A computed fold for a 356-nucleotide part of an RNA from a Patescibacteria group bacterium, annotated as large-subunit ribosomal RNA, domain IV. The source organism's lineage runs through Bacteria and Bacteria candidate phyla. Model confidence (mean pLDDT): 85 of 100. It matches the Rfam family "Bacterial large subunit ribosomal RNA". Rfam links the family to the GO terms structural constituent of ribosome and ribosome.
[in-house]
Context: one part of a larger RNA
RNA sequence: UCCGUGUUAAGGAACUCGGCAAAUUAACCCUGUAACUUCGGGAUAAAGGGGGCCAUAUAGCAGUUGCUUUAUGUUACUGCUAAUUAUGGUCGCAGUGAAAUGGCAUGAGCGACUAGUUAACAAAACUACAGGUGCCUGCUAACUCGAAAGAGGAUGUAUAGGUGCUGACACCUGCCCAAUGCCAGUAAGUUAAAGAAGCUUGUUAUCCGCCUUCGGGUGGAGAAGCUCGCGACUGAAGCUCUGGUGAAUGGCGGCUGUAACUAUAACGGUCCUAAGGUAGCGAAAUCCCUCGUCACUUAAUUAGUGACCUGCUUGAAUGGUGUAACGACUCAUGCACUGUCUUAACAAGGAGCCCG
Numbered sequence: 001u002c003c004g005u006g007u008u009a010a011g012g013a014a015c016u017c018g019g020c021a022a023a024u025u026a027a028c029c030c031u032g033u034a035a036c037u038u039c040g041g042g043a044u045a046a047a048g049g050g051g052g053c054c055a056u057a058u059a060g061c062a063g064u065u066g067c068u069u070u071a072u073g074u075u076a077c078u079g080c081u082a083a084u085u086a087u088g089g090u091c092g093c094a095g096u097g098a099a100a101u102g103g104c105a106u107g108a109g110c111g112a113c114u115a116g117u118u119a120a121c122a123a124a125a126c127u128a129c130a131g132g133u134g135c136c137u138g139c140u141a142a143c144u145c146g147a148a149a150g151a152g153g154a155u156g157u158a159u160a161g162g163u164g165c166u167g168a169c170a171c172c173u174g175c176c177c178a179a180u181g182c183c184a185g186u187a188a189g190u191u192a193a194a195g196a197a198g199c200u201u202g203u204u205a206u207c208c209g210c211c212u213u214c215g216g217g218u219g220g221a222g223a224a225g226c227u228c229g230c231g232a233c234u235g236a237a238g239c240u241c242u243g244g245u246g247a248a249u250g251g252c253g254g255c256u257g258u259a260a261c262u263a264u265a266a267c268g269g270u271c272c273u274a275a276g277g278u279a280g281c282g283a284a285a286u287c288c289c290u291c292g293u294c295a296c297u298u299a300a301u302u303a304g305u306g307a308c309c310u311g312c313u314u315g316a317a318u319g320g321u322g323u324a325a326c327g328a329c330u331c332a333u334g335c336a337c338u339g340u341c342u343u344a345a346c347a348a349g350g351a352g353c354c355c356g
Base pairs, nucleotide, nucleotide: 001351002350003349005347006346007345008344010342011341014340019337028050029049030048031047036041038168052090053089054088055087056086057085059081060080061079062078063077064076066074067073068071091095103335104334105333106332107331108330109329110327111326115127116126131166132165133164134163135162136161137160143152144151145150169322170321171320172319174252175251176250179249180248181245182244183243184242185241188240189239190238194234195233198230199229202226203225206221207220208219209218210217211216253271254270255269256268257267280314281311292308293307294306295305296304
C1' cells in the first nucleotide's frame, strides 16, 4: 500500500446524480393504532410498555385419611401437570445480556394485483393476466401441419373453437364512410379465354391472252379443299358503379369583425372540408420557447406538489379520466439513524516485503 472487518469525541446527509454503503429497527408478550377503502383491507400502521434471579401468596387433576347434613360436600396429607398474576427483595452499565430477528412516515408518476422476462451488464412503466370487445367458424367447422393419404382442432359443437385489439374495478368511450380496407348488391358501362355471321392471305383443278424449236414458256382470272389474318356479335369474376361498416387502417381547420376604461369575445361574417377534437386531462414518461406564471415547500430549489391553459406536438379499447390494495419500479419530502461527510484516528486479522 491492498483486501475484508471492528470502534470512535463534537456535529448528523454538510457527502453524493441519488442516504449508494453503513447504521438504526428487529423475535415474543401487553397496550394502542389515522387518512383512505373495492369494507376484505390499510395494520406488525404509527406510537408506547415489559422481561434476569430469590421469597411469599395464588390453579387444576388424581389418590389416601378424618368429619358430617352422604354430597358434583368438606379437613389434612401425598403425587403429577403447566404455569399465571401480584407483592416484596436482590445483582449488574446492560436480563429476547450471545445468535437468528421489519427502520418508519408523507406526497406524486406508471402498471390493477400473484406470476413471467434479455442463461452471462437491463426485472422494468416490458410480457402475461382475469375482465371487455371486434371478426371468422353450422361440423367432412373455421384454422394449422402435410404434393397426398391423413393428423391436430376434438372423441369438442357457437356458454364451443380460431384470430385481432384492449387490459382488474368505477365513470365513460364523442364527430367523420371523402380516401384505404372489409362486407353486401348487381341494373348499366368496361372486360379474358372460347365461340362466331362475314371479310381476307397463300396454294391451284380448270379457263383465257401472248410467244414457241410444238417439248413447252410467260401473263391474267380462278371453284372446292387446306391455309394466313381480321372480325360485327355472344361472353365470368374483377374494376367502374350502388349501399353499409370505426373496440376496421385512419382523420378530427383557417381568416376576420364585435360588449359603455382596457382586455377578452358569449355573438356575427367569410373560405375550405368527409368531418373540423366532444367528455375529460393538461409545462404532463407528452411543453420547443422554458428555469412559463402564481402558490406551497427551503436561509436559498432548473427538483417536487397544487393550480392556471398560451396543448411547438393531449384526448377517448393505438383506450380517456380516476382508483383501495400491491411493487427488489421511478421522482420528491420528513422523522429516526449513522465515518456518506466536516476529518480523520485507532485496533485485530489476511496479502504484499525479508530470512529459512